[in-house]
Context: one part of a larger RNA
RNA sequence: UUAUCUUUAAGGAACUCGGCAAAAAAGCGGCCGUACCUUUGGUAUAAGGCCUUCCCGCAGCAAUGCGGGACGCAGUGAAAGUCUCUCUGGCGACUGUUUAACAAAAACACAGCUCCAUGCGAACUCGUAAGAGGAUGUAUAUGGGGUGACACCUGACCGAUGCGAGAAGGUCAAGCUUGGAGGUGGUAUGACGCAAGUUGUACUGCUUACUGAGUUAAGCCCUCGUCAAUGUCAGCGGUAACUAUAACCGUUCUAAGGUAGCGCAAUUCCUUUUCGGGUAAGUUCCGAAGCGCACGAAUGGUGUAACGAUCGGAGAACUGUCUCAAAGAUAAGCUCG
Numbered sequence: 001u002u003a004u005c006u007u008u009a010a011g012g013a014a015c016u017c018g019g020c021a022a023a024a025a026a027g028c029g030g031c032c033g034u035a036c037c038u039u040u041g042g043u044a045u046a047a048g049g050c051c052u053u054c055c056c057g058c059a060g061c062a063a064u065g066c067g068g069g070a071c072g073c074a075g076u077g078a079a080a081g082u083c084u085c086u087c088u089g090g091c092g093a094c095u096g097u098u099u100a101a102c103a104a105a106a107a108c109a110c111a112g113c114u115c116c117a118u119g120c121g122a123a124c125u126c127g128u129a130a131g132a133g134g135a136u137g138u139a140u141a142u143g144g145g146g147u148g149a150c151a152c153c154u155g156a157c158c159g160a161u162g163c164g165a166g167a168a169g170g171u172c173a174a175g176c177u178u179g180g181a182g183g184u185g186g187u188a189u190g191a192c193g194c195a196a197g198u199u200g201u202a203c204u205g206c207u208u209a210c211u212g213a214g215u216u217a218a219g220c221c222c223u224c225g226u227c228a229a230u231g232u233c234a235g236c237g238g239u240a241a242c243u244a245u246a247a248c249c250g251u252u253c254u255a256a257g258g259u260a261g262c263g264c265a266a267u268u269c270c271u272u273u274u275c276g277g278g279u280a281a282g283u284u285c286c287g288a289a290g291c292g293c294a295c296g297a298a299u300g301g302u303g304u305a306a307c308g309a310u311c312g313g314a315g316a317a318c319u320g321u322c323u324c325a326a327a328g329a330u331a332a333g334c335u336c337g
Base pairs, nucleotide, nucleotide: 001332002331003330004329005328006327007326008325010323011322014321019318029051030050031049032048037042039149053070054069055068056067057066058065059064071075084316085315086314087313088312089311090310091308092307096108097107112147113146114145115144116143117142118141124133125132126131150303151302152301153300155233156232157231160230161229162226163225164224165223166222169221170220171219175215176214177213178212179211180210181208182207183206184205185204186203187202188201189200190199191198192197234252235251236250237249238248261295262292273289274288275287276286277285
């Protein structure tokens, strides 16, 4: 000096991002007593108070109670093990799960709710296939998506995107059918030419990466439906007999213009918003207000008892966290071996 312990005057969170760490109280005993809230189960061992050995007396069947007394440092007389508490918010209902080795949570899951698919050789998944799972199940079943107990609820919009249904019309591929054009054979027969050859007509084959027409599916265009599908849910101007404000009016645009509820919020930039509470003093906290920069209804909205090694705020108790440091024990460090 470091590590692990022990103790400490007076104060008692003044420490600090934060009571982190430590301390304290309590003690799987008994009796008394126990609030708000509540889903009536809980909360709850809430909180808080008292008692605990032995002897004598009285009462009692007894447990035990009451009164008196005694001893010890110590009466659940051993050991181990064994809750600090209260108030108030956010989030998530809960028990559970998770980043093996920096994150345990408000993340995941969950019961419940809802939508979609699936009639059985089911949908769906694995496999080239056979086949297997689904399931020795059958719509109160199975698969998939979302939300996430419970309570009260879940508004408007189908214009865009997606999905479902539809079929009159438009568009539209290869293929098939049928022409034209080109190339190249055969047969017959002309014209020109001395010849070589050139050039026609008719019929009949083959062929081309050229060019038309006809026919033709889905799709797309189109028509409806659908938002607990992906999503979206305005602006400007004016107006009341103080002022201010605007129930009201006008106007533009839109598919429709954000309803209920909540709101400076895990969301508010301005912002330490304003008001109230708590403190001597409060950017945090609680309650309210609302011009919501940029909440909002199953990417759920708002509440909510219980629960939480969750995250904020306040208090009691307690303490070397601190004012402010001191002393002690052990080990290492140092020297020698």
Molecule: large-subunit ribosomal RNA, domain IV
Organism: Candidatus Colwellbacteria bacterium RIFCSPLOWO2_12_FULL_43_11